[in-house]
Context: one part of a larger RNA
RNA sequence: CUGGGCGUAAAGGGUGCGUAGGUGGCGUGGCAAGUCAGAUGUGAAAGCCCCGGGGCUCAACCUCGGAACUGCAUCCGAUACUGCCGUGCUGGAGUACUGGAGAGGUGACUAGAAUUCUCGGUGUAGCAGUGAAAUGCGUAGAUAUCGAGAGGAAUACCAAAGGCGUAGGCAGGUCACUGGACAGUUACUGACACUGAGGCACGAAGGCCAGGGGAGCGAACGGGAUUAGAUACCCCGGUAGUCCUGGCAGUAAACGGUGCACACUUGGUGUGGGGGGAUUCGACCCCUCCCGUGCCGGAGCUAACGCGUUAAGUGUGCCGCCUGGGAAGUACGGUCGCAAGAUUAAAACUC
Numbered sequence: 001c002u003g004g005g006c007g008u009a010a011a012g013g014g015u016g017c018g019u020a021g022g023u024g025g026c027g028u029g030g031c032a033a034g035u036c037a038g039a040u041g042u043g044a045a046a047g048c049c050c051c052g053g054g055g056c057u058c059a060a061c062c063u064c065g066g067a068a069c070u071g072c073a074u075c076c077g078a079u080a081c082u083g084c085c086g087u088g089c090u091g092g093a094g095u096a097c098u099g100g101a102g103a104g105g106u107g108a109c110u111a112g113a114a115u116u117c118u119c120g121g122u123g124u125a126g127c128a129g130u131g132a133a134a135u136g137c138g139u140a141g142a143u144a145u146c147g148a149g150a151g152g153a154a155u156a157c158c159a160a161a162g163g164c165g166u167a168g169g170c171a172g173g174u175c176a177c178u179g180g181a182c183a184g185u186u187a188c189u190g191a192c193a194c195u196g197a198g199g200c201a202c203g204a205a206g207g208c209c210a211g212g213g214g215a216g217c218g219a220a221c222g223g224g225a226u227u228a229g230a231u232a233c234c235c236c237g238g239u240a241g242u243c244c245u246g247g248c249a250g251u252a253a254a255c256g257g258u259g260c261a262c263a264c265u266u267g268g269u270g271u272g273g274g275g276g277g278a279u280u281c282g283a284c285c286c287c288u289c290c291c292g293u294g295c296c297g298g299a300g301c302u303a304a305c306g307c308g309u310u311a312a313g314u315g316u317g318c319c320g321c322c323u324g325g326g327a328a329g330u331a332c333g334g335u336c337g338c339a340a341g342a343u344u345a346a347a348a349c350u351c
Stems, first nucleotide, its partner, number of pairs: 003323004007305002012319001014202004021195003025089007033082002035078002038075005050066006092192001093189003096185004104178007111155001116150007126137002163170002207248006216242002221237004259318006267296011300307002324351003333344004
């Protein structure tokens, strides 16, 4: 000496469930596998390292002796810790009951505003659009306005730094089915736990296949402008798509750029859910406990920025990942996919 790291420098897997594995609460009895102690055998010689001596004038070199060879096996012991077997416990974990909160999910039904279109009435020369215009629409009667109807998509206000969900994500209303979290009671089980390589499932937008739907918007595309040009920005149109059903795909600045679980460590101030107390006619305010979500900030940490009981502090367990820049998340090969491509993943060369 026996790595250091991962918010922003390279580095947290998009998310969950979970197999193997790794790790694992408090007490007690047993065993003695790990562990520890002793003994015996072995660990060839030479060589390395160390000690003592001898021979070449010294040394290198040669040579004698010792020590050592940190190992392995067997035997006899120790039993704190780990392990294994048994037994018990309730604090971890779970179950039960009571209660309220929520855009959590799936399906069905339904409402109003607005856009567009169709029909009818009134009405006449413009409308639309821009920096300015033009393309475009309009005397076959548009725009405006009134009435009726059709259809699709999205749900103003409430709305919040708010809520729910593992993540992606979720917002008009009602009903049905359904998942989770939270608080309270402390009744029950009795370590049933944590993590999780593979695996399985979920996974925005865009994309693909089949069938439907199509109001608005709108890649591509056509036209008008702008310009030196304008394959753009602006304008007029507009197909896929956006929507629904079934299937595939499996990516993202899938971000808190921060893996999960548990424990510990000064505070202040908001806000969502629930309980208790005090007070009140009852409530609000106030005090307090638990869970969530923000801001500020102490110690500590950090290269700094900043983080700071929702840690990036102090520790433990397990997984994933990084190891100079480019070549490159590419080539080749494998796996998956209808394809697009996804995933796994180099090297030469070069600085």
A computed fold for a 351-nucleotide part of an RNA from an uncultured bacterium, annotated as small-subunit ribosomal RNA, central domain. Its Rfam family is "Bacterial small subunit ribosomal RNA". Rfam links the family to the GO terms structural constituent of ribosome and ribosome. The coordinates come from a structure-prediction model, not an experiment, and the mean pLDDT is 89. RNAcentral holds the full RNA, with entries from ENA and SILVA.